[in-house]
Transfer RNA from a Clostridiales bacterium, 73 nucleotides, folded computationally. It matches the Rfam family "tRNA". By type it is a transfer RNA. The prediction has a mean pLDDT of 82. It was read from a public genome assembly. Taxonomically the source falls in Eubacteriales (Bacteria, Bacillati, Bacillota, Clostridia).
C1' cells in the first nucleotide's frame, strides 16, 4: 500500500426484510435473614465510533473518515 471483518449500556454481546434500542453479568434501592451470601422485585445507565447521502422515517441501506483485528504484498 491492497483486501476483508468489526465498532450498540461499565463488561460480554443480540437486534431478522428500515418503523418506540434490548439481554446476561455488573451497579443502586427494597423484600427475605439475627446478620451476610443466595434468591425475588424495582430502578438508573445509550448523541447505536464520527460526518454526509437516500428515505415520510436509518442501529439497519450507500459513501467518506477514524480506530481495532485478520490476511496479502
Nucleotide at each position: 500500500g491492497c483486501u476483508g471483518a468489526c465498532a450498540u449500556a461499565g463488561c460480554u454481546c443480540a437486534g431478522c426484510u428500515g418503523g418506540c434500542a434490548g439481554a446476561g453479568c455488573g451497579c443502586a434501592g427494597c423484600a427475605c435473614u439475627c446478620g451476610u451470601a443466595a434468591u425475588g422485585c424495582u430502578g438508573a445507565g445509550g448523541u447505536c465510533g464520527c460526518g454526509a447521502g437516500u428515505u415520510c422515517g436509518a442501529u439497519u441501506c450507500u459513501c467518506g473518515c477514524u480506530g481495532u483485528c485478520a490476511g496479502c504484498u